[in-house]
This is a predicted structure of a 1514-nucleotide RNA (small-subunit ribosomal RNA) from an uncultured bacterium. It matches the Rfam family "Bacterial small subunit ribosomal RNA". The sequence is in RNAcentral, with records from ENA and SILVA.
RNA sequence: CACGGAUCCAGAGUUUGAUCAUGGCUCAGGAUGAACGCUAGCGGCAGGCUUAACACAUGCAAGUCGAGGGGCAGCACGGGUGGCAACACCUGGUGGCGACCGGCGCAAGGGUGCGUAACGCGUGAGCAACAUACCCGUCACAGGGGGAUAAGCGAUGGAAACGUCGUCUAAUACCGCAUAACACUUUGGGCGGCAUCGUCCGGAGUUGAAACUUACGAGGGUGACGGAUUGGCUCGCGAGACAUUAGCUAGUCGGCGGGGUAACGGCCCACCGAGGCAACGAUGUCUAGGGGUUCUGAGAGGAAGGUCCCCCACACUGGAACUGAGACACGGUCCAGACUCCUACGGGAGGCAGCAGUGAGGAAUAUUGGACAAUGGCCGGAAGGCUGAUCCAGCCAUGCCGCGUGAAGGAUGAAGGUCCUAUGGAUUGUAAACUUCUUUUGUACGGGAGCAAUAAGGGCGUCGAGACGUCCGAUGAGAGUACCGUACGAAUAAGCAUCGGCUAACUCCGUGCCAGCAGCCGCGGUAAUACGGAGGAUGCGAGCGUUAUCCGGAUUCAUUGGGUUUAAAGGGUGCGUAGGCGGCUGUUCAAGUCAGCGGUGAAAUGCAAGGGCCUAACCCUUGACGUGCCGUUGAAACUGAGUGGCUAGAAUGCGGAUGCUGUGGGAGGAAUGUGUAGUGUAGCGGUGAAAUGCAUAGAUAUUACACAGAACACCGAUUGCGAAGGCAUCUCACAAAUCCGCUAUUGACGCUGAGGCACGAAAGUGCGGGGAUCAAACAGGAUUAGAUACCCUGGUAGUCCGCACAGUAAACGAUGAUAACUCGCUGUCGGCGAUAGACAGUCGGUGGCCAAGCGAAAGCGAUAAGUUAUCCACCUGGGGAGUACGACCGCAAGGUUGAAACUCAAAGGAAUUGACGGGGGCCCGCACAAGCGGAGGAACAUGUGGUUUAAUUCGAUGAUACGCGAGGAACCUUACCCGGGCUCGAACGGUGCAGGAAGAGAUCCAGAGAUGGUGACGCCCUUUAUGGGCCUGUACCGAGGUGCUGCAUGGUUGUCGUCAGCUCGUGUCGUGAGAUGUUGGGUUAAGUCCCGCAACGAGCGCAACCCCUGCCUGUAGUAGCCAGCACGUAGUGGUGGGAACUCUACAGGGACUGCCGGGGUCAACCCGGAGGAAGGUGGGGAUGACGUCAAAUCAUCAUGCCCCUUACGGCCUGGGCGACACACGUGCUACAAUGGCACAACAAAGAGACGCGAUCCCGCGAGGGGGAGCAAACCUCAAAAAUAGUGUCCCAGUUCGGACUGUAGUCUGCAACCCGACUACACGAAGCCGGAAUCGCUAGUAAUCGCGGAUCAGAAUGCCGCGGUGAAUACGUUCCCGGGUCUUGUACACACCGCCCGUCACACCAUGGGAGUCGGCAAUGCCCGAAGCCGGUGGCCUAACUGCAAAGAAGGAGCCGUCGAAGGCAGGGCUGAUGACUGGGGUGAAGUCGUAACAAGGUAGCCGUAAGCUUCAC
Repeated sequence: CACGGAUCCAGAGUUUGAUCAUGGCUCAGGAUGAACGCUAGCGGCAGGCUUAACACAUGCAAGUCGAGGGGCAGCACGGGUGGCAACACCUGGUGGCGACCGGCGCAAGGGUGCGUAACGCGUGAGCAACAUACCCGUCACAGGGGGAUAAGCGAUGGAAACGUCGUCUAAUACCGCAUAACACUUUGGGCGGCAUCGUCCGGAGUUGAAACUUACGAGGGUGACGGAUUGGCUCGCGAGACAUUAGCUAGUCGGCGGGGUAACGGCCCACCGAGGCAACGAUGUCUAGGGGUUCUGAGAGGAAGGUCCCCCACACUGGAACUGAGACACGGUCCAGACUCCUACGGGAGGCAGCAGUGAGGAAUAUUGGACAAUGGCCGGAAGGCUGAUCCAGCCAUGCCGCGUGAAGGAUGAAGGUCCUAUGGAUUGUAAACUUCUUUUGUACGGGAGCAAUAAGGGCGUCGAGACGUCCGAUGAGAGUACCGUACGAAUAAGCAUCGGCUAACUCCGUGCCAGCAGCCGCGGUAAUACGGAGGAUGCGAGCGUUAUCCGGAUUCAUUGGGUUUAAAGGGUGCGUAGGCGGCUGUUCAAGUCAGCGGUGAAAUGCAAGGGCCUAACCCUUGACGUGCCGUUGAAACUGAGUGGCUAGAAUGCGGAUGCUGUGGGAGGAAUGUGUAGUGUAGCGGUGAAAUGCAUAGAUAUUACACAGAACACCGAUUGCGAAGGCAUCUCACAAAUCCGCUAUUGACGCUGAGGCACGAAAGUGCGGGGAUCAAACAGGAUUAGAUACCCUGGUAGUCCGCACAGUAAACGAUGAUAACUCGCUGUCGGCGAUAGACAGUCGGUGGCCAAGCGAAAGCGAUAAGUUAUCCACCUGGGGAGUACGACCGCAAGGUUGAAACUCAAAGGAAUUGACGGGGGCCCGCACAAGCGGAGGAACAUGUGGUUUAAUUCGAUGAUACGCGAGGAACCUUACCCGGGCUCGAACGGUGCAGGAAGAGAUCCAGAGAUGGUGACGCCCUUUAUGGGCCUGUACCGAGGUGCUGCAUGGUUGUCGUCAGCUCGUGUCGUGAGAUGUUGGGUUAAGUCCCGCAACGAGCGCAACCCCUGCCUGUAGUAGCCAGCACGUAGUGGUGGGAACUCUACAGGGACUGCCGGGGUCAACCCGGAGGAAGGUGGGGAUGACGUCAAAUCAUCAUGCCCCUUACGGCCUGGGCGACACACGUGCUACAAUGGCACAACAAAGAGACGCGAUCCCGCGAGGGGGAGCAAACCUCAAAAAUAGUGUCCCAGUUCGGACUGUAGUCUGCAACCCGACUACACGAAGCCGGAAUCGCUAGUAAUCGCGGAUCAGAAUGCCGCGGUGAAUACGUUCCCGGGUCUUGUACACACCGCCCGUCACACCAUGGGAGUCGGCAAUGCCCGAAGCCGGUGGCCUAACUGCAAAGAAGGAGCCGUCGAAGGCAGGGCUGAUGACUGGGGUGAAGUCGUAACAAGGUAGCCGUAAGCUUCAC
């Protein structure tokens, strides 16, 4: 590599504007002894108090044997007596049998998991240190005696429970004697082993047995040995948490001798010794029954230990023994304690963690069922008895599995529902109806199992009384159940959750940050697929969801399989102990390692194959497996152990070199300060500017001398040295280190290094010195809203030295140590070597750039963050917190170690694009500057705010609202208010009915009018009809709304900004967001152009094309023009004529850096010049990229949704929009002599028929009367004004200024009161140039002057235009504002109007301290001491043996003692709860104070430390 086989691993959401990586949180899966919600047809198989080892009423759960015994209460039979009978009485004679003696059983089975971290469990060994009833085998035996006692009988106590006394009696009960040794003592020999020893064959001595019953078949008894089974003990290994538990231990560890036990052993005791355990975790505390297995997982693992099986422990709590083969005994005993019950108050009784069941607890877990038919257990010779073990049934969807709720056909795709773009369509949906079919299930009836094997007994066969084989032979709780058959009839049977993404499934209505949802992200503030309902859909289905818990996903504790420069993470540094790891080469061993074989690894479970219930679940059989442990036999590469050798690692030696390396001593000059003396005079000093301060008592400055302490300029560097901290004048001494050369010596002596020890900046502490400078604290002066700061003047600790502490730093290369390997280029320091000032070499340091490689990227790159090896340290989301508590260290400050509750869904890294900066570079703009003129002060006009009002309609609100919508409010407009009318309506379309020619229906009356009444006049068309058009009335469908939402929208508009930008395709680079292009060098008004370039091109913008204007030409010549010719007039292009000129209006030309010179990259382009009317875009306009401001407008218009419908619609009269203490914006007129007043010239662009209106007349005038001309290059408005000239005024509130007011008028209009404009006369206010602050303008511009127009009946100081006169200034880009571009920083991205910190105040939460208080736990010391075992014991009591007896032996009670549970007293330890008050912490839409941090954050920030304390802070 191929083939064959086996097995098999998926991710997603969420930090960002976006990206990559880090990292946590969350989800999809599986599982459960579950619970809860909704729902529910059936069956099979399983399972069912996880909490209170809490308390328990009632019943049952262990008895049996008469073939051991004495017997006979009760029952039955027989017999007897009495009696007519029923019946009564008697009778152990029989069946049997209560209680009693005796045997066996009760130590099993069943329950629970309190305790236990232990040889308790698992696994594998051992016992030469043991026991074992019943069962099996072998051998031997069973002789002969004795004395009691229960029951019974009598008496008696007590309420009861229960006794007491006397007396009689039996046994397979009890006791001697005999016999028996493999037991014990002693002794001889053989064999063997494992240290003490084991075993076999003998000799001698000592002691110890028994039971009978019988149906004669049998059953049972005793001793010994063996087997089987079961147990006891010991050991290796395995298996919880916490080190904030580090030391524990007195029978403790060992020995000798005893006691005790079935047996070993400090198990217990006496004596002797001083040991034993522990960082490979002792001791302590907390938690916990262990295993087979179960769940999950690809696996490795992780979690669990319910049901079933094995082991252990326990039985109300604690202690104790007795009996027994076995117990320290669940349904036995004794004692103590708590609790419950009975009681006659004197005493007694009890123990469901057996099966049911009750109460309680709890989210939660069943029947006071049946049967011994089967399986098994105990007793028995057996029949049989007992058995809540067991087998069954009942309850519960608790789980797993199976079945059903019908099947086929059926389209006008019915009705109804829902939705829509709505005459219609879509969907529900073949779904239904309807037709045909089936009958599982169901109901009814009928039949009906297997589980039963055999026991007793009998028959037959084989061999030997007996055994075995075979045939027959009673017995069924479940249950008339499973199952089968027949009949009936679609009949009896569907829900739950979800539908924003993850995650399969979408619409309508309601609601309106409410109600609510939510696993995470997040939905809901009027169009919600996210809330609630509906329709529909999706998923699963007798279930479906939710909650809880476990594993998974999570490679998120990483053995498999992670990391540590910046994300969390390298110890501040070295030396070094234990430990871990270790160079080359022989040889031996075989511990690790590998292989074969043997033993074990229980069954069940799991896996595979096969089989049984209709299938499956379930069950059965077989197989493989059981990765482990033990033994044994081999192998010898590697590791290890022993031994031998080597020199490449390491060390030593010799020679040379180097350095701010360390310690101690000596020396030096500059500066600073002070002192003394001199010179000298008025300031010095300090700052942004000042002041405090110093100085005429002589400062500062300067000169000389002197003293003091501290630090060492230049050299000096990307330099050197040191382990790090750190080290710098010169010199001496001492000490250490490193490097190079030589290759002489040793021969792996090495590397790392938990604990440990040492060193360790600054600040700080103690004691003693010293004290020049600087300087926390402190004081004063400034700054400021404040300024407990930054700045200034002073100034103490300290800064320096010695000794001793402290032990931390952003102790940083944010990079542990060691070793090896992996391209190059270029500096430099110390050696070697070589010399030629060359080029190169080598070792050790120290820098820069890079290949490969690595990295999330930034970057690292032989000085690795590359590739490997070894060892150590450290990390596991953010906050809480390096905090609390505890411990250790410290004089203190404090350091080291180091949590939890609670809370968040992020926190954090690198890089990207923007935006921003009191960052930087370059550049632009009336942005500043330089100028000119304003506004802000006055009066008035106008708009706005505010206030007022019945209403003062609405909108516009920084720039980008405010003479804005409005280019024109007396009525109208008009939307507002008061009042009066209308309701198909003021307008329009349609339908039905009725009437009528149409008609703005005249006229008159009422009324404020709308309107109402009156109703003159008039009598249409033609297809001739009940017709049509039109009108009116009536009924109806559409109306109508300047009502809301510009944050639902279209359209339109403002602004950045006429700024030069904004993008795309392809390619390339980058993991990616993105970058490149578009940056760079020049240049431009410009992303304009040129050059360069991993870019090459392109689009929208810029520019150009369009219009006006400036010059010229051509064409044309009226209403315009008139040079020349002519006519004419008072005069006028008035006339003929002319086509030159001006002009008009059409077409062209012209300007392009084209030319010259210079500069510049041979460029673009710039500067200068020529020519030209115009010169580098000639001037002006139109033209507004991608986008921003949820910018403006629902009141121009349009429009979704919502709202009103005798009114929020419509009509009318009157009022209001015009108010007026005030405030602001925009303007006008002024304050005057560059002026006012009086008298005379020159435009352009427009407008005109409901019009402009000449001329004439009247009027002071506005204007009136009359009226030519003109729809206009013709006529008119129309006078241009400033200006020029002349005159006057003479600095004054004026001959300035004109408000306000009075009177009289004019005009428009239905109408000028509220509320018009204008005229005349009179009145003649404020105002004498305007505070802070602020606006416009760069040339025909500003300023100034007038003219026109739109709107319009009338009503401009506004707006839009027009021309006249006509400047000043720009050095320049430091600063203010805005913008472009590159770069930089960023904790901003709603983008600096950003983000964000801390105190205080309020609410809630958890937590630390706390005088204490109340509990719990385990011990300790002392006291007391039950039961009981053991030991002792005077007197007392006593049947068995001895003894004639007395008595003895022996035993017992009692008493004493050791130990000893509970209890008491005492002081500590650990732990929990609680506590006035108190500390900080966390969380919480809109509180207070400031502004610390992020930009140079406006004093760079941060770390350690100290002081002060103000809120943060500095």